[in-house]
Molecule: transfer RNA
Organism: Chitinispirillales bacterium
RNA sequence: GGGGAUGUAGCUCAGCUGGGAGAGCGCGACGUUCGCAAUGUCGAGGCCGGGGGUUCGAUCCCCCCCAUCUCCA
Numbered sequence: 001g002g003g004g005a006u007g008u009a010g011c012u013c014a015g016c017u018g019g020g021a022g023a024g025c026g027c028g029a030c031g032u033u034c035g036c037a038a039u040g041u042c043g044a045g046g047c048c049g050g051g052g053g054u055u056c057g058a059u060c061c062c063c064c065c066c067a068u069c070u071c072c073a
Stems, first nucleotide, its partner, number of pairs: 001072007010025004019056001027043005049065005
């Protein structure tokens, strides 16, 4: 320098042909217990890596850039 993959909640990841942003763990409150653990219920937490484009509408499609991993030279 060139090719490919990944980037979504604090962490690990889903998100099916473009229309509702989600799960588990963790965190907070409450119930249960003498207390802890465990368990149950409820809740907080994200402008989906950044910018632009297409579209009535983009996590999803197109372009550029950034970061990480990987292959070739």